[in-house]
Context: one part of a larger RNA
RNA sequence: GGACGAACGCUGGCGGCGUGCCUAACACAUGCAAGUCGAGCGGAGUUUGAUUCUUCGGAAAUAAACUUAGCGGCGGACGGGUGAGUAACACGUGGGUAACCUGCCUUAUAGUGGGGGAUAGCCUUUCGAAAGGAAGAUUAAUACCGCAUAACAUAUGACUAUGGCAUCAUAGACAUAUCAAAGGAGCAAUCCGCUAUAAGAUGGGCCCGCGGCGCAUUAGCUAGUUGGAGGGGUAACGGCCCACCAAGGCGACGAUGCGUAGCCGACCUGAGAGGGUGAUCGGCCACAUUGGAACUGAGAUACGAUCCAGACUCCUACGGGAGGCAGCAGUGGGGAAUAUUGCACAAUGGAGGGAACUCUGAUGCAGCAACGCCGCGUGAGUGAUGAAGGUCUUCGGAUCGUAAAGCUCUUUGAUUGGGGACGAUAAUGACGGUACCCAAAGAACAAGCCACGGCUAACUACGUGCCAGCAGCCGCGGUAAUACGUAGGUGGCGAGCGUUGUCC
Numbered sequence: 001g002g003a004c005g006a007a008c009g010c011u012g013g014c015g016g017c018g019u020g021c022c023u024a025a026c027a028c029a030u031g032c033a034a035g036u037c038g039a040g041c042g043g044a045g046u047u048u049g050a051u052u053c054u055u056c057g058g059a060a061a062u063a064a065a066c067u068u069a070g071c072g073g074c075g076g077a078c079g080g081g082u083g084a085g086u087a088a089c090a091c092g093u094g095g096g097u098a099a100c101c102u103g104c105c106u107u108a109u110a111g112u113g114g115g116g117g118a119u120a121g122c123c124u125u126u127c128g129a130a131a132g133g134a135a136g137a138u139u140a141a142u143a144c145c146g147c148a149u150a151a152c153a154u155a156u157g158a159c160u161a162u163g164g165c166a167u168c169a170u171a172g173a174c175a176u177a178u179c180a181a182a183g184g185a186g187c188a189a190u191c192c193g194c195u196a197u198a199a200g201a202u203g204g205g206c207c208c209g210c211g212g213c214g215c216a217u218u219a220g221c222u223a224g225u226u227g228g229a230g231g232g233g234u235a236a237c238g239g240c241c242c243a244c245c246a247a248g249g250c251g252a253c254g255a256u257g258c259g260u261a262g263c264c265g266a267c268c269u270g271a272g273a274g275g276g277u278g279a280u281c282g283g284c285c286a287c288a289u290u291g292g293a294a295c296u297g298a299g300a301u302a303c304g305a306u307c308c309a310g311a312c313u314c315c316u317a318c319g320g321g322a323g324g325c326a327g328c329a330g331u332g333g334g335g336a337a338u339a340u341u342g343c344a345c346a347a348u349g350g351a352g353g354g355a356a357c358u359c360u361g362a363u364g365c366a367g368c369a370a371c372g373c374c375g376c377g378u379g380a381g382u383g384a385u386g387a388a389g390g391u392c393u394u395c396g397g398a399u400c401g402u403a404a405a406g407c408u409c410u411u412u413g414a415u416u417g418g419g420g421a422c423g424a425u426a427a428u429g430a431c432g433g434u435a436c437c438c439a440a441a442g443a444a445c446a447a448g449c450c451a452c453g454g455c456u457a458a459c460u461a462c463g464u465g466c467c468a469g470c471a472g473c474c475g476c477g478g479u480a481a482u483a484c485g486u487a488g489g490u491g492g493c494g495a496g497c498g499u500u501g502u503c504c
Stems, first nucleotide, its partner, number of pairs: 001504004006500005013376006019369002021334001026332003030329003035074003040071002043068007051060003081287003091211007100204002105200008113147001115145002123136005153178005159172005183192003213259003220250003225247004230242003262284004266277004289310005312323004340366001342365003348362001349360004379409004389400004413445001415440005423431001448493005453474003459488005469476002
C1' cells in the first nucleotide's frame, strides 16, 4: 500500500447493486416451511330439483352440484439448512466396470384373457384422564392372491463362429423349466394409464493412478490382521461376513500415534514465483438432540418417517403419554458483533393432477444496518471598502479572505400536485401508484473526521511545568513545549474519517 461476512469512537443527506451469528452442532414459546389426485375406490355429509308415502312434524328411494375422514397412487430420498465429525478414494483430476443399478422421460416390439378371498372406512358394543386402542357385523378398488397365455427375459445343459483382458464377451441356432397385467374418462373417435422386453437419456454405486496440513521431543504397527480355496450376502467386486488352511501385510519414499481441518471451482495479495483464505455464488461430501437399528421404496439406513436406548423439556386422573428450528421468521443465552414473528405465488423452478387448479418461508420482492462497492448532492457566477469579528503582531501591519454580505442565476436530491410503465404472447403484477416523465415554490432541508517534531503533506499563541498527559518507531514534558491541553491557522480524506484485529 491492498484486502475484510468485520468491530469500536466521532459524524451522517440520497440512490443503485450486493452482503449480514465468524461465538453456544447452546436451549427453544408461537406461526408457517410437503403435499396432491373424486378422471383409482366404496362410503358419509351439505344444497338444489322432481317423484312416492304421510299422523302434514316428516320419511323413503332417486338425479345433479359441492365437500371430504378412510383405502389406493405419485411425491415426502428433490428443494432448504449447517460444517459437528472426517487426514479418508472424503475431495480434485484422469481412467476402469469382462463386477453393477436406474422411478418419472424418449424410441421400439408384443400383450392387457378368466377368476378368488379379504380389509380400512361406515355401524354396534367396549377399555382409557389423555395419547391411543379392542371385539363383532358388513363393503370397494388401478389394494392383495391363484390360473391361462408368452420370449429377443431368467436359470441349466451341450454346439458353432468371431474377439479379448484370467474369470470370459458378442453373435447364431437347440432342448427343458420358470415368471405378467388394471383399469379410468368420453356418445364416439380417442386420450390417460397397466404388463413384459430391448435400446437410449438422466442419475447413481463400486474400483484404481496421481495431487493437496503439522509434530520424529510420535519408530515400530497389525489377528479378520495378509493371502488362499469354499460358502453366505449384495444391484455388484471384495475378509464385506463365516468355517477351514497358510504366516503373512505395512514402515525413514515416514507406517502407527497425537494435534488440527469439511474438499474444490474460486477469493485476497504479489511483476511473477509464491504466500494466505475456503463468507456470499457454483460442484462434491458429511450431519440432522446423542448413540444404535432396520422397514418401505427405483432411490434412504430417511432434517419436518418408524423402532430401541441415553440426556433434556412438557402434560398427567400417577396407570401412562408428548417433543426435537444446523428450514423461514422469532425468543432466551453466549458474544466486540450480525436483520422482519413482513408481502406474493405475478415471474422462474418444483410436487401432484387429463385439466381447472392446489401446495411451495424454494424463489420473486419489500423491511432493518454507511457492513461493502459505485454514483450524486450539500449550490453556481460576480463581488475589495480587502467590511465587521477572530487570531498573530516588531503596533506599521499580516492572516482567515472572494471567504461573507450584496447583486445576478440554477433546482440534482428532498417536498407538493398531475401522469405513469417494462417485467405478461389472450388473461393473470406481490413489487407498486414503485421506477420514470411533467409542473410548482424556494439557496431554500443536507459536513464531518483525522493530523500538523522526524519518518510524513501541514505552525503560531496561550495554559501546564518530568505534573497533567502523548506515543507506530525514534522519543516529547523538570518555566518561552511547532511533540501534552485549548485556540487561530494549515494539510489530508470526505458521507465518511480515524482506531483495533487478521492476511499478503

This is a predicted structure of a 504-nucleotide part of an RNA (small-subunit ribosomal RNA, 5' domain) from an uncultured bacterium. It matches the Rfam family "Bacterial small subunit ribosomal RNA". The prediction has a mean pLDDT of 84. The RNAcentral record of the full RNA draws on Greengenes and SILVA.